[in-house]
RNA sequence: GGAGCGGCCCAGACGCCCGCCGGUCGAGACGCUGCUUUCGCCUCCGGGUGGGGCCGCGUCGUCGACGGGAGGAAAGUCCGGGCUCCGCAGGGCGAGGGUGCAGGUCAACGACCUGUCGGGGUGACUCGAAGGAAAGUGCCACAGAAAACAAACCGCCCCGCCGGGCCGAACGGCUGCGGGGCAAGGGUGAAACGGUGCGGCAAGGGCGCACCGCGUCGGCGGUGACGUCGACGGCAGGGCAAACCCCACCCGGAGCAAGGCGAGAGGUCCGUCGCAGAGACGAAGCGUGGCCCGCGCGACCUCGAAGAGCCGCUGGACGUCGUCGGCGACGACGACGCUGGAGGAAUGGGUGUCCGGCGACGAAGGCAACGACGUCGUCGACAGAACCCGGCUUAUCGGACCGGUCCGACG
RNA sequence: GCUCCCAUCGUCUAGUGGUCCAGGACACCGGCCUCUCACGUCGGUAACAGGGGUUCGAACCCCCUUGGGAGCGCCA
Numbered sequence: 001g002g003a004g005c006g007g008c009c010c011a012g013a014c015g016c017c018c019g020c021c022g023g024u025c026g027a028g029a030c031g032c033u034g035c036u037u038u039c040g041c042c043u044c045c046g047g048g049u050g051g052g053g054c055c056g057c058g059u060c061g062u063c064g065a066c067g068g069g070a071g072g073a074a075a076g077u078c079c080g081g082g083c084u085c086c087g088c089a090g091g092g093c094g095a096g097g098g099u100g101c102a103g104g105u106c107a108a109c110g111a112c113c114u115g116u117c118g119g120g121g122u123g124a125c126u127c128g129a130a131g132g133a134a135a136g137u138g139c140c141a142c143a144g145a146a147a148a149c150a151a152a153c154c155g156c157c158c159c160g161c162c163g164g165g166c167c168g169a170a171c172g173g174c175u176g177c178g179g180g181g182c183a184a185g186g187g188u189g190a191a192a193c194g195g196u197g198c199g200g201c202a203a204g205g206g207c208g209c210a211c212c213g214c215g216u217c218g219g220c221g222g223u224g225a226c227g228u229c230g231a232c233g234g235c236a237g238g239g240c241a242a243a244c245c246c247c248a249c250c251c252g253g254a255g256c257a258a259g260g261c262g263a264g265a266g267g268u269c270c271g272u273c274g275c276a277g278a279g280a281c282g283a284a285g286c287g288u289g290g291c292c293c294g295c296g297c298g299a300c301c302u303c304g305a306a307g308a309g310c311c312g313c314u315g316g317a318c319g320u321c322g323u324c325g326g327c328g329a330c331g332a333c334g335a336c337g338c339u340g341g342a343g344g345a346a347u348g349g350g351u352g353u354c355c356g357g358c359g360a361c362g363a364a365g366g367c368a369a370c371g372a373c374g375u376c377g378u379c380g381a382c383a384g385a386a387c388c389c390g391g392c393u394u395a396u397c398g399g400a401c402c403g404g405u406c407c408g409a410c411g
Numbered sequence: 412g413c414u415c416c417c418a419u420c421g422u423c424u425a426g427u428g429g430u431c432c433a434g435g436a437c438a439c440c441g442g443c444c445u446c447u448c449a450c451g452u453c454g455g456u457a458a459c460a461g462g463g464g465u466u467c468g469a470a471c472c473c474c475c476u477u478g479g480g481a482g483c484g485c486c487a
Stems, first nucleotide, its partner, number of pairs: 001407003005403003009399002012354007020069002023066005028060005034054004039050004055289001071382001075393002078391005083255004096251005101115005116130001117128004131246002136244002138240003153186002155182007164175004194212006213235001214233008259311003264303006270282004285297004318337008355380008365370001412483007421437004429467001439455005460476005
């Protein structure tokens, strides 16, 4: 210098003007059964009531001030939780669904980390739905002899044909029919019953041997997946489980349109009064600016958009920084910070300068391609909270930083 | 917002691992028939939403994406 790998971060910057959403504080207005009394009226003389003042609380299509206001994916809704209701015996079995190398992290997970094994890459690194095919069932089209208790098309070899036939002087060669042996070679296929070599054999074949592969057992190392070493076994049944299935483990169902609160009407039931019916009432307790009085409220079901009401609703497995532990995911401790919460949906628009990309024109330079620089125009990624979190996946103009790797050159 | 379902010629559909470079009907195009059109007849064009994976082999099995459709209120 070139190429490539991994991680992490940003998401144009800075002003001016005009807006939007919700929060806090203040003002104002309105409401309230409190307190008070230099006021008026009433009085059973205790007080009550109207007005005024004050405190407190509440509300707001009002005003002002202050500070705040989308994301790394807010998305897909693919997993896992919190939360809520329903079910329930903190149980078992079954159905259904999911996961599937080992150990760990985590609230949990199908996520993540570190490893193992296998694939890719010279390498940094990266990818893997990675249990079981010897429990059973099923499938393996076409081609091919044969697609799974093996089999034989071409082929190789042997024997017989009362000495087959032909050639040849002979050794022998070629060839027909029948019987048998073999599975090495050819050929088919995605896949053909271990591979290579040597020996052996009529020809062959784990038939024998060496190495590799495979299986079983044992030793050693490792928590383990597994690795390694040795012995034994001639090798024992090909693939597909993202086919049914088997094994191990996990999962109750629904989802914030969950669920809770409240005004009205009707019905049924409960309790009290009542002999009963009809009917009436709702004790205690709770609520209501403290008490009494007064007023409202029994339970369940149905109807009904009552303004699609109010709550749930945002402070949480939270964030940042530091120290410590751990290879790491992560954990512990300490300090500091928290300010979207709407409910058809706010977080925006305009403009100026700069930044970056593209285009046009001019242009130093250059043989040319091109082109520093200048002017003008245009553009500024994907996208947008809707109960909240942890992941995964998908979309994304560009840019900054950090750490490895390979190649080349020079010192 | 939540929960589900579906996607094959222009349209409606068959196909659920191989015999499928995907079949049928209507439509479209061309030929024949007819004086001409229609009808009829013969032939043709035309599709597995996109990407990746499993498998020897995928329209079919699995995953992701895209597009379309359906259902659901609380208050009660």
This is a predicted complex of two RNAs, RNase P RNA and transfer RNA, with 487 nucleotides together.
The coordinates come from a structure-prediction model, not an experiment, and the mean pLDDT is 76.